About this RNA
This is a predicted structure of a 71-nucleotide RNA (transfer RNA) from a Candidatus Zhuqueibacterota bacterium. Rfam family: tRNA. Rfam classes the family as a transfer RNA. From the family's description: Transfer RNA (tRNA) molecules are approximately 80 nucleotides in length. Its mean pLDDT, the model's own confidence on a scale to 100, is 81. The sequence is in RNAcentral, with records from ENA.
RNA sequence: GAGCCGGUAGCCAAGCGGUAAGGCAGCGGAUUGCAACUCCGUUAUCGUCGGUUCAAAUCCGACCCGGCUCU
Numbered sequence: 001g002a003g004c005c006g007g008u009a010g011c012c013a014a015g016c017g018g019u020a021a022g023g024c025a026g027c028g029g030a031u032u033g034c035a036a037c038u039c040c041g042u043u044a045u046c047g048u049c050g051g052u053u054c055a056a057a058u059c060c061g062a063c064c065c066g067g068c069u070c071u
Base pairs, nucleotide, nucleotide: 001070002069003068004067005066006065007064010024011023012022018054026042027041028040029039030038047063048062049061050060051059
């Protein structure tokens, strides 16, 4: 320098055009003599900037970060 894969909540992780699932953790509540367990509720500018579209996490471009391969 080139190619490929990935970047989504504090952590893990699904979603591939139509208002972003789930788990863990945290916080609030119920329960309990106090806790633990269990149950309910709650947390997202989807790496950045632009473009396409009525509508973009999703498609396109550039760039940034990480990994792998080639030279």